The RNA shown here (Glycine riboswitch aptamer) has 101 nucleotides and comes from Actinoplanes missouriensis.
The coordinates come from a structure-prediction model, not an experiment, and the mean pLDDT is 76.
NCBI's taxonomy places the organism under Bacteria, Actinomycetota, Actinomycetes, Micromonosporaceae, Actinoplanes.
[in-house]
RNA sequence: UCAGGCGACUCUGGAAAGCCGUUCGCGAGACGAACGCGCCCACGGUGCAAACCGCCCGUAACGGCGGUGAAGCUCUCAGGCCCCAUGACAGAGCGAGGGAG
Repeated sequence: UCAGGCGACUCUGGAAAGCCGUUCGCGAGACGAACGCGCCCACGGUGCAAACCGCCCGUAACGGCGGUGAAGCUCUCAGGCCCCAUGACAGAGCGAGGGAG
């Protein structure tokens, strides 16, 4: 000096879905709590395709079983359902460590 990666730090951008019902409370609200119904997927978590590995069968077969195995896919446990906030992810900065020249 350089591509890529990492970070619990800073800044910026950044979605979906309830003004539902009942009861209680107060500061009287798009409020809080409990229960019920409906809904969302982008904290976290679940599942798996190819491929690889192991075992079994032993040829008509890209066979059978198990394991590993990604996502913005899937589930909806968790979380959430005006705005705000949160927020996967993205960009910039900063930082640490390593690699190469």